Context: one part of a larger RNA
RNA sequence: CGUGGGGGGGGUGCUUACCAUGCAGUCGAACGAUGAACCACUUCGGUGGGGAUUAGUGGCGAACGGGUGAGUAACACGUGGGCAAUCUGCCCUGCACUCUGGGACAAGCCCUGGAAACGGGGUCUAAUACCGGAUACUGAUCAUCUUGGGCAUCCUUGGUGAUCGAAAGCUCCGGCGGUGCAGGAUGAGCCCGCGGCCUAUCAGCUUGUUGGUGAGGUAACGGCUCACCAAGGCGACGACGGGUAGCCGGCCUGAGAGGGCGACCGGCCACACUGGGACUGAGACACGGCUCCAAGAACUCCUACCGGAGGCAGCAGUGGGGAAUAUGGCACAAUGGGCGAAAGCCUGAUGCAGCGAACGCCGCGUGAGGGAUGACCGCCUUCGGGUUGUAAACCUCUUUCAGGCAGGGAAGAAGCGAAAGUGACGGUACCUGCAGAAGAAGCGCCGGCUAACUACGUGCCAGCAGCCGCGGUUAAUACGUAGGGCGGCGAGCGUUGUUC
Repeated sequence: CGUGGGGGGGGUGCUUACCAUGCAGUCGAACGAUGAACCACUUCGGUGGGGAUUAGUGGCGAACGGGUGAGUAACACGUGGGCAAUCUGCCCUGCACUCUGGGACAAGCCCUGGAAACGGGGUCUAAUACCGGAUACUGAUCAUCUUGGGCAUCCUUGGUGAUCGAAAGCUCCGGCGGUGCAGGAUGAGCCCGCGGCCUAUCAGCUUGUUGGUGAGGUAACGGCUCACCAAGGCGACGACGGGUAGCCGGCCUGAGAGGGCGACCGGCCACACUGGGACUGAGACACGGCUCCAAGAACUCCUACCGGAGGCAGCAGUGGGGAAUAUGGCACAAUGGGCGAAAGCCUGAUGCAGCGAACGCCGCGUGAGGGAUGACCGCCUUCGGGUUGUAAACCUCUUUCAGGCAGGGAAGAAGCGAAAGUGACGGUACCUGCAGAAGAAGCGCCGGCUAACUACGUGCCAGCAGCCGCGGUUAAUACGUAGGGCGGCGAGCGUUGUUC
């Protein structure tokens, strides 16, 4: 792609690019402010208590989870090692501490710019925000003496001296936090051996290049960066260049060796409109952060024309492309994650549902038993009959599955909550009863290879064909139709392409 199509389970489902729209933190037990119900008082203006709510300051998260495979032939990946060259928030263990001061800035109020986005000025204020002082070891740095050890640089024990470095409170009084040091756990960084594509119609390549000294930089070694010095370094065991490509566990195939592939799931890497850059931070050079640039990069949108906004390779969805790939679904009930003391909030992770007449896999059904004088139709015939064929009719039975009616009805729930209660899926799965063979079979092939043959039509025509080859009139088992058949498959079957 053609044709045919009953139901279920568990999987799986755009190759490209621009994207409208929706969806995507938390803590009031860190802080000032705001102050709804409600209660009390009231001179009816309000006041006191109370604390729902939340914009802001602050903390933690946003570096996880989710997507994609563009780039990358590289220590990117795999595997085995090394770090005496390293860092590690939250978590665990141990020891010690948490003393004393100060000044601001948001929010608010006042003024003000702008169409908007977003600001500007003045003034007030709190803190677990910010900044001093004190104290402190087994801390850091330096100097010096010393013990032990090692694979080089070095590592390590103990002492002395100098310099430097901390902290934060809240509370329902149970707790929760804060700081320093040491250790653990987890995560990460760096280095090395070995391994895995094509091309020699690419043979020479290289100037931070190779090494050294010194300095800077980093958590950390290093030409990582810089100054100076030397002239090295790599290469037919394929450097350099070109092409192609994310890598692996694995998947497909095969008796194996091997060959092909890298979709789903898991690990690692890279990327986030294209190309640079750093900031914050334990961690990023940061998909849903910032910034700038590419003399206005490419593109889209808003505008009052001054100026602004944007980035679905998140989940859905849309346009284009294509032979071709889904719902603007439900829920946080479970698992997991973030925040919180907790209740809880958030979570297109996830759990589920929907779609695809079949994308692939698995199992089920379309009835079972009996039933010959072997009915009828059809087809063949030597006209006797043969075949279709126990097939049908008919009799007896069964009711899976689908559909209908009636009744019952989960597990998944541990947790949380004072209790009542709390399941998206779902009145789903599943169970029971009732009725009725009732609703459910096609596709390919039949010359040999290769299981399965006759009649008619056609007449080198029409056509078939994987290979050999069939078809040209006394007769095609090879074309077309029909009947029949197949030790062919079956909700599929056949074809084409691709891999072995």
Molecule: small-subunit ribosomal RNA, 5' domain
Organism: Streptomyces pseudogriseolus